[in-house]
RNA sequence: CUGAUUCCGAAGAGCGGCCGACGACUGCGUCCGUCGGCACACCGAAGGAGCAAGCGGGCAUUGCGCGCGUGAAUCUCUCAGGUUCCAUGACGGAUGGGGUACU
Repeated sequence: CUGAUUCCGAAGAGCGGCCGACGACUGCGUCCGUCGGCACACCGAAGGAGCAAGCGGGCAUUGCGCGCGUGAAUCUCUCAGGUUCCAUGACGGAUGGGGUACU
């Protein structure tokens, strides 16, 4: 320097619609619960993708230039993921196994 593990903090957006299975209550039904599917609406903070300066190299020009590659985020996108609570969660704080570099 890195940062495994563990602990703490940590946002947004449908407690939406339709359908199915199972369960519950029962009265052919209820639409209550769980799970799954479909379409629409929406969110950005797992992951993923995009790029400004700069840098590299190419072409061109009297000169201003034009492609290509590389190139960051809490920016942008929304493939993935998610949309009451819980949970997840970038990131921050604590811990600091192991690894690496120097003396």

Record summary:
This is a predicted structure of a 103-nucleotide RNA (Glycine riboswitch aptamer). The coordinates come from a structure-prediction model, not an experiment, and the mean pLDDT is 77. Rfam family: Glycine riboswitch aptamer. Gene Ontology term of the family: glycine biosynthetic process. The family is grouped with related families in Rfam's "Glycine riboswitch clan". It was read from a public genome assembly, where an Rfam model found it.